Predicted 3D model of a 518-nucleotide part of an RNA (small-subunit ribosomal RNA, 5' domain) from an uncultured bacterium.
The full RNA is in RNAcentral, with records from ENA and SILVA.
Context: one part of a larger RNA
RNA sequence: GAUGACCGCUGGCGGCGUGCCUAACACAUGCAAGUCGAACGAAGCGAUUUAACGGAAGUUUUCGGAUGGAAGUUGAAUUGACUGAGUGGCGGACGGGUGAGUAACGCGUGGGUAACCUGCCUUGUACUGGGGGACAACAGUUAGAAAUGACUGCUAAUACCACAUAAGCGCACAGUAUCGCAUGAUACAGUGUGAAAAACUCCGGUGGUACAAGAUGGACCCGCGUCUGAUUAGCUAGUUGGUAAGGUAACGGCUUACCAAGGCGACGAUCAGUAGCCGACCUGAGAGGGUGACCGGCCACAUUGGGACUGAGACACGGCCCAAACUCCUACGGGAGGUAGCAGUGGGGAAUAUUGCACAAUGGGCGAAAGCCUGAUGCAGCGACGCCGCGUGAGUGAAGAAGUAUUUCGGUAUGUAAAGCUCUAUCAGCAGGGAAGAAAAUGACGGUACCUGACUAAGAAGCCCCGGCUAACUACGUGCCAGCAGCCGCGGUAAUACGUAGGGGGCAAGCGUUAUCC
Numbered sequence: 001g002a003u004g005a006c007c008g009c010u011g012g013c014g015g016c017g018u019g020c021c022u023a024a025c026a027c028a029u030g031c032a033a034g035u036c037g038a039a040c041g042a043a044g045c046g047a048u049u050u051a052a053c054g055g056a057a058g059u060u061u062u063c064g065g066a067u068g069g070a071a072g073u074u075g076a077a078u079u080g081a082c083u084g085a086g087u088g089g090c091g092g093a094c095g096g097g098u099g100a101g102u103a104a105c106g107c108g109u110g111g112g113u114a115a116c117c118u119g120c121c122u123u124g125u126a127c128u129g130g131g132g133g134a135c136a137a138c139a140g141u142u143a144g145a146a147a148u149g150a151c152u153g154c155u156a157a158u159a160c161c162a163c164a165u166a167a168g169c170g171c172a173c174a175g176u177a178u179c180g181c182a183u184g185a186u187a188c189a190g191u192g193u194g195a196a197a198a199a200c201u202c203c204g205g206u207g208g209u210a211c212a213a214g215a216u217g218g219a220c221c222c223g224c225g226u227c228u229g230a231u232u233a234g235c236u237a238g239u240u241g242g243u244a245a246g247g248u249a250a251c252g253g254c255u256u257a258c259c260a261a262g263g264c265g266a267c268g269a270u271c272a273g274u275a276g277c278c279g280a281c282c283u284g285a286g287a288g289g290g291u292g293a294c295c296g297g298c299c300a301c302a303u304u305g306g307g308a309c310u311g312a313g314a315c316a317c318g319g320c321c322c323a324a325a326c327u328c329c330u331a332c333g334g335g336a337g338g339u340a341g342c343a344g345u346g347g348g349g350a351a352u353a354u355u356g357c358a359c360a361a362u363g364g365g366c367g368a369a370a371g372c373c374u375g376a377u378g379c380a381g382c383g384a385c386g387c388c389g390c391g392u393g394a395g396u397g398a399a400g401a402a403g404u405a406u407u408u409c410g411g412u413a414u415g416u417a418a419a420g421c422u423c424u425a426u427c428a429g430c431a432g433g434g435a436a437g438a439a440a441a442u443g444a445c446g447g448u449a450c451c452u453g454a455c456u457a458a459g460a461a462g463c464c465c466c467g468g469c470u471a472a473c474u475a476c477g478u479g480c481c482a483g484c485a486g487c488c489g490c491g492g493u494a495a496u497a498c499g500u501a502g503g504g505g506g507c508a509a510g511c512g513u514u515a516u517c518c
Base pairs, nucleotide, nucleotide: 001517002516003515005514007512008511009510012390013389014388015387016386017385018383019382020348025346026345027344029343030342031341034090035089036088039087040086043083044082045080046079047078048077049076050075051074052073053072058067059066060065097301098300099299106226107225108224109223110222111221112220113219116218117217121214122213123212124211125210126209127208128207129163131161132160138153139152140151141150142149143148169194170193171192172191173190175188176187177186178185179184199206200205227273228272229271234264235263236262239261240260241259242258243257244256245255246254276298277297278296279295280291281290282289283288303324304323305322306321307320326337327336328335329334354380356379357378358377362376363374364373365372366371393423394422395421396420403414404413405412406411427459430453431452432451433450437445462507463506464505465504466503467488468487469486473502474501475500476499477498483490484489
C1' cells in the first nucleotide's frame, strides 16, 4: 500500500459499487420455461340468427272468454384477439448457479481439418402431384388408497406411412483435364441405382421439400507455456505399432479379431499432495512476487454412481431409466422428491442481506401480429463492507470571565476557546412545483432526481497515541505488585513507558486491533 474481511469503541447525509471465502451440508413454502387457435379435432362459455315449446304484463269483455305476445326451456346454424385439457410445431442444449472434480490439448497462445457437423437467419436454383391407415382427446367398462393405468369403440391434422416426379444430391463402377501439402482436391462428362414435400390464410402473405453458398455456433488434431515433492525411479498388455472389420458428423486402439514387441522415463516417467484456467486484480521504479471475489472468455458439475432416448444441438440443473444414501405419503400392496436458480429456513462459522416491486427499459423464448412468459434484467430494501463527496457552522469578541489542571502561590495553561454581538443555511426537517430515461401510446424506480420558498445554530464527533523508532508532557496513584509491550524494553517510593486527570499529537464518520499478500 491492499482486502469479498472479522473484532473493539463510535456513528450525520448522499452517490457508485459490493455482500456464505466455512458444510458441492440438509432443506418447509412461493416463484424461476413457456408459447402458438393463422397446424388439428372435440368440449365448455358468451353473443347473434332461426325453429319448436312456453305462455307474463297490457288491451277488451256479454265475465264464459278473446287478443297480445315478453321472460324462460330445447334443438340447429353462424360467430368470438373467450377458456382450460389433448394431438402437433418451436423453445425447455439459451439465460441463471457453483468450483466438487480436473496437473489435462482442461486452459492460454499460435496454427491445421485435403478428417467434420451446423436448427433458426440471409442469398440463389428447382419443386410443392395424387393417395392410405392409425392414435390421443372423447364415450363406455374396469383395476388401484393414491401415483397411475388396462380394455372396447369413434375422430382430425403442418402427426404417421408408402406411391409419383428429380434441376441438383447420395452410393457403386470406370474416365479426362487442372492443381496440390502425403493420404489426395476441384471441374466436366458416362452407366446403374436410391431418396422429397404440408398446408394455413384476413388473399396481402406465412409456410413445406431438395440442392448450393454465406453467416453464426460447435467438434477434432498439433507446436509452445501451465504448482510442489526423488524421504516417489522405474512405469505400461489395448499397453506401442501394423492389417482387416465395426463405429462416429469426422480422424483415431475409439472398439473388436489377428500379427509384431513395442511405447514412456533424471530434458523427471510413474506415484503422492495441492489446484478450475485465463483476461485481469494487488504490490513494486522495474524485473519480479502474490491472488484468480465482483465483471468478461473457456472448462467442469447439477444428491452419489451408471446409462441411453429425443433432437440441428444433451448423454440434458427445474427431462427419462437403473442402482445407492436420505426425506416424505401410504389403505403396507405401492408411490413421491432433489434450491451448486431467486428469496427464505436449519446447521456450520469470526463472518456475509428481502420469503420485496416491475416487465417501464435492455435482452431472450413462442407467435403473422396483438400479446403471453421471463427471480435474466431493471429497480427498491438491509450492512460504514469499500471508494468518493458533503456537513457537524462563519465573522467578531480580553473583564484574557467562571470552572478545571498545575504552581516557586507571584503566576501559568486550557484560550478567541466559551459567553455576548452580527451573519449564513450546505445536509437533515417542512411546504410548493416536478423530469429525462419512451419512438404515437406504455415508467417498476417514484412524487424519485432536481428546482423554488419559508424556517431554527438548531438535529449531526469520535477513535488511537504522546520513552526511542515516531508527531505529541506534566501531576497524582501504584511500588518487579497491578500492569504495558510491534522491537528495544518499562514497573523494586520522586515512572514523560502501568492506571487516572489536565494538556498535547495524528486521523476523522470513522479510528484502532487481528488475519493475509507485496